[in-house]
Molecule: Lysine riboswitch aptamer
Organism: mouse gut metagenome
RNA sequence: AGUAGAGGUUGCGUGAAGCAUCAGUAGGCUGCCGGAUGUUCCAGAGACAUGGGAAGGCAGUUAAAAGGGCGGACGCCGAAGGCAGGUACAGGCUGGAUGUAUUUGCCUGGGCGCAGGGUGAAGAACUCUGUGACUGUCAUUCGGAUUUUCAGUCUGGAUGGAGAGCUGCU
Numbered sequence: 001a002g003u004a005g006a007g008g009u010u011g012c013g014u015g016a017a018g019c020a021u022c023a024g025u026a027g028g029c030u031g032c033c034g035g036a037u038g039u040u041c042c043a044g045a046g047a048c049a050u051g052g053g054a055a056g057g058c059a060g061u062u063a064a065a066a067g068g069g070c071g072g073a074c075g076c077c078g079a080a081g082g083c084a085g086g087u088a089c090a091g092g093c094u095g096g097a098u099g100u101a102u103u104u105g106c107c108u109g110g111g112c113g114c115a116g117g118g119u120g121a122a123g124a125a126c127u128c129u130g131u132g133a134c135u136g137u138c139a140u141u142c143g144g145a146u147u148u149u150c151a152g153u154c155u156g157g158a159u160g161g162a163g164a165g166c167u168g169c170u
């Protein structure tokens, strides 16, 4: 350098379809109250609607969708995730915010519990910070077993490190 693998059966991620939730919610229509504003998450600008009744509220009727989730299937072992910045799109105008894709740098071995924060309809899920043990791996070291002895192998403990790592083969 190439190739093949391990951590876990609660390892990581994913398009379409299906199912549950979202929700009898948003929205539409009608009636009543109300009485001047409303139209993207915010701001500005512009245009439009509106006393022939705006926003908002109550009642009746009608009635979703997206994101997220589940199972299987598939792809894998920096799998993947996050933070900060750049670019493009979402956009009927400008700026910010947000989302998606891509890119640069940095961080994280992995999952879980607890506390707080963000997002979210949510006691779901995802994510951030802190913390707690658990687990895999390597290094150093102290024991046990095997062995005539050493080395090696297996196993238990302590300390420490990080995936650009670890193990086998060429």
Stems, first nucleotide, its partner, number of pairs: 001170005008077001011076004018070002027062007037049003041096004080108011109135002112132007137161010